RNA sequence: UCAGAGGCGCGCCGGACAAGAGUAGCAGGCGGAGGAGCAGGCAUCCCGUGAAACCUGUGAAAGGGGAAGGCGCCGAAAGGCGGAGCCGGCCGGGACUCUGCGCUUGGCUGCAGGGAGAAUAUCCGUGCGGCUGUCAUCGGACGCAUGUCCGGCGGAGCGCUGA
Repeated sequence: UCAGAGGCGCGCCGGACAAGAGUAGCAGGCGGAGGAGCAGGCAUCCCGUGAAACCUGUGAAAGGGGAAGGCGCCGAAAGGCGGAGCCGGCCGGGACUCUGCGCUUGGCUGCAGGGAGAAUAUCCGUGCGGCUGUCAUCGGACGCAUGUCCGGCGGAGCGCUGA
């Protein structure tokens, strides 16, 4: 450099459906001075031509999730840190998107607890277990054998197998 393996393997598309939510909005009533956007602040805006709260009627959407199926793959990818963008004009916390860095993680999974989230969905770390692929090493069995199998112990994908 090329070709490969792991398996409830990884990512993306997909979207029945659930949730969002009987919420926001709208209409009416009541009420009588406050109220508003992703936490908060400033600015700004709405408001006695009637704010909020409450009651009645009507009643969404977005982001997030998601089975079948499809596509691309095997550092697949994910997280962390830094940078940029974006969400109402500014500050700011946070979400999201893109991006740099082998900084961390072999993969799956159960439980506990933490974070993101409207969430009991879903996702992401951490801790303690279980399963599994792989290599090294020790012991044992078989064998002529570099080999195969069983058990122990350890490593990490910067790995492992073949050329």
This is a predicted structure of a 163-nucleotide RNA (Lysine riboswitch aptamer) from a bovine gut metagenome.
The sequence is in RNAcentral, with records from MGnify.
The coordinates come from a structure-prediction model, not an experiment, and the mean pLDDT is 80.
Its Rfam family is "Lysine riboswitch aptamer". Rfam's curators write: Riboswitches are metabolite binding domains within certain messenger RNAs that serve as precision sensors for their corresponding targets. Allosteric rearrangement of mRNA structure is mediated by ligand binding, and this results in modulation of gene expression.